This is a predicted structure of a 73-nucleotide RNA (transfer RNA) from an Oscillospiraceae bacterium. The sequence was found in a public genome assembly. Rfam family: tRNA. Its family is annotated with triplet codon-amino acid adaptor activity in the Gene Ontology.
[in-house]
RNA sequence: GGGGGUAUAGCACAGUUGGGAGUGCGCUCGGUUCGCAUCCGAGAGGUCAGCGGUUCGAAUCCGCUUAUCUCCA
Repeated sequence: GGGGGUAUAGCACAGUUGGGAGUGCGCUCGGUUCGCAUCCGAGAGGUCAGCGGUUCGAAUCCGCUUAUCUCCA
């Protein structure tokens, strides 16, 4: 330098026809207990890497950029 993959909550990840942003763990509060743990219930937490485009509508499609992994040279 060229090809390919990945980027979604604090962490690990799902999101399969383009239309509701979610799961587990963690965190906060409450219940249970003499207390802790377990268990149960509720809640907070998001620029879907960035910019632009297509579309009535984009995490999803297209282009460019950034970071990272990998292959080739």